[in-house]
RNA sequence: UAGUGUAGUGGUAACACGCUCGGCUCCCAAUCGAUAAGUCCCGGGUUCAAUCCCCGG
Numbered sequence: 001u002a003g004u005g006u007a008g009u010g011g012u013a014a015c016a017c018g019c020u021c022g023g024c025u026c027c028c029a030a031u032c033g034a035u036a037a038g039u040c041c042c043g044g045g046u047u048c049a050a051u052c053c054c055c056g057g
Stems, first nucleotide, its partner, number of pairs: 003017004011048001020034004041057005
């Protein structure tokens, strides 16, 4: 660090809840399945490569 919370010790960012859609139901809740959503606080540096290392705010 996704709407909220929290993982992620240099290699295409994950989980839970929530949102949305669908199944189930007379309806709702609960529950099951699926989708979407990201300027990783901001700026700079190092590096082939930075959420990760360094500096400043």
RNAcentral holds the sequence, with entries from Rfam. The RNA shown here (transfer RNA) has 57 nucleotides and comes from Chionoecetes opilio. Its Rfam family is "tRNA". Rfam links the family to the GO term triplet codon-amino acid adaptor activity. By type it is a transfer RNA. Taxonomically the source falls in Chionoecetes (Eukaryota, Eumetazoa, Bilateria, Pancrustacea). The prediction has a mean pLDDT of 85.